This is a predicted structure of a 390-nucleotide part of an RNA (large-subunit ribosomal RNA, domain III) from an Actinomycetota bacterium. The sequence was found in a public genome assembly. Its Rfam family is "Bacterial large subunit ribosomal RNA".

Context: one part of a larger RNA
RNA sequence: GAGUAACGAAAGAGGGGUGAGAAACCCCUCCGCCGAAUGCCCAAGGGUUCCUGAGUAAAGCUAAUCUGCUCAGGGUUAGUCGGGACCUAAGCCGAGGCCGAAAGGCGUAGGCGAUGGCCAACCGGUUGAUAUUCCGGUACCACGUACCCACCGCUAUCACCGAUGGCGGGACGGGGUAGGAUAAGGGAUCCCAGGCGCUGGUCGACCUGGGGCAACCGCGUAGGGCGGACGAUAGGCAAAUCCGUCGUCCUUCAAGCCUGAGACGGGAGGCCCACCCCAGAGAUGGGGGAAGUCCCUGAAGCCAUGCCUCCUAGAAAAGCGUCUAGGGAGGUGGGGCGUGCCCGUACCAAAACCGACACAGGUGGGCAGGUAGAGAAUACCAAGGCGAUC
Numbered sequence: 001g002a003g004u005a006a007c008g009a010a011a012g013a014g015g016g017g018u019g020a021g022a023a024a025c026c027c028c029u030c031c032g033c034c035g036a037a038u039g040c041c042c043a044a045g046g047g048u049u050c051c052u053g054a055g056u057a058a059a060g061c062u063a064a065u066c067u068g069c070u071c072a073g074g075g076u077u078a079g080u081c082g083g084g085a086c087c088u089a090a091g092c093c094g095a096g097g098c099c100g101a102a103a104g105g106c107g108u109a110g111g112c113g114a115u116g117g118c119c120a121a122c123c124g125g126u127u128g129a130u131a132u133u134c135c136g137g138u139a140c141c142a143c144g145u146a147c148c149c150a151c152c153g154c155u156a157u158c159a160c161c162g163a164u165g166g167c168g169g170g171a172c173g174g175g176g177u178a179g180g181a182u183a184a185g186g187g188a189u190c191c192c193a194g195g196c197g198c199u200g201g202u203c204g205a206c207c208u209g210g211g212g213c214a215a216c217c218g219c220g221u222a223g224g225g226c227g228g229a230c231g232a233u234a235g236g237c238a239a240a241u242c243c244g245u246c247g248u249c250c251u252u253c254a255a256g257c258c259u260g261a262g263a264c265g266g267g268a269g270g271c272c273c274a275c276c277c278c279a280g281a282g283a284u285g286g287g288g289g290a291a292g293u294c295c296c297u298g299a300a301g302c303c304a305u306g307c308c309u310c311c312u313a314g315a316a317a318a319g320c321g322u323c324u325a326g327g328g329a330g331g332u333g334g335g336g337c338g339u340g341c342c343c344g345u346a347c348c349a350a351a352a353c354c355g356a357c358a359c360a361g362g363u364g365g366g367c368a369g370g371u372a373g374a375g376a377a378u379a380c381c382a383a384g385g386c387g388a389u390c
Base pairs, nucleotide, nucleotide: 012030013029014028015027016026017025031387032386033385034384039367040366041365042364045348046347049346050074051073052072053071054070055069059067060066079140080139081344082343083342084341086117087116091112092111093110097106098105099104121138122137123136124135125134141340142339143338144337145336147335148334149333150332151331152330160327161326165323166322167321168320173310174309175308176307177306179303180302184297185296186295187294188293190211191210192209193208194207195206196204212271213270216266217265218264223259224258225257226256227250228249229248230247231246232245233244235243236242272292275288276287277286278285279284311314353362354361369381370380371379372378
């Protein structure tokens, strides 16, 4: 310079409380803002920022009794969620091997590696802070088993197990798409609860509110797909009853088989719940608990990796099925009982991540209420969240 610029998009007001001190902290009332977000859940990233108590020197663009600040204590509970004890992709490593003055490079077998495949838990309650993890209720998966039941087998008329091998399957693109059904929403003169009007009327076709519930088990539907039986067999690097190939017969709107949402019944004499009662100034805590139906609209999610169509012809491996090789004297199925490891789990999704900052920027996925509307535009609202630190 100068008590100048600036104080980083934004609405606050009144009352009460705490306190040395209050425009900013806490509570109440009104007002306002967002509402395909400024709400809710997750991946990444961060790494205690979470909760409680105490504090105000610094941090906070001002003050501060407040805080993502300081100090202290506390908090993350899993057979089923995510990852590992399963699989493989790009890529990486790489026994032997090849190459290279050395260092090292490449690479077979093999391995590692999710952003993919496979895979068993739901509803409710609870804490100051965790919950598909704790608790309540109801399930499911794998393995073990000396117990119970049924059945089969014991040297072959062989019960049962069964590959690291064979085969099938897993298994996949773009575009389009009728239908079914659910989620969700709307309405109700129907059901339930509360109410009865300060001003003309209002016990009514009145007003306000509510009218829910999973996995799982059973049933096997709307729909979608596949021809079946027998014989032969030189291929599938051994074998095969499997696959492939060939033949015959039957069928070809079929039977049968596979797949398949949802509905319905159970789960549920349970839970939840409008509302009511008790305690309390309130926050809140405890208890009881009605109806729980019908109609309409209706998804981008489910049936569906479906169906139709196009050409540029659209991962792999394991799980799974089957076939033998092989094992084999006891075994299979059901029930009961038992066992179930390691890591993650707090909190933030923007003032907690990336931007030197509590920065008008950037940051992947999921959820998607009402009225108007083609709509996820826009406007106003709900749930919910905020009034953005002078």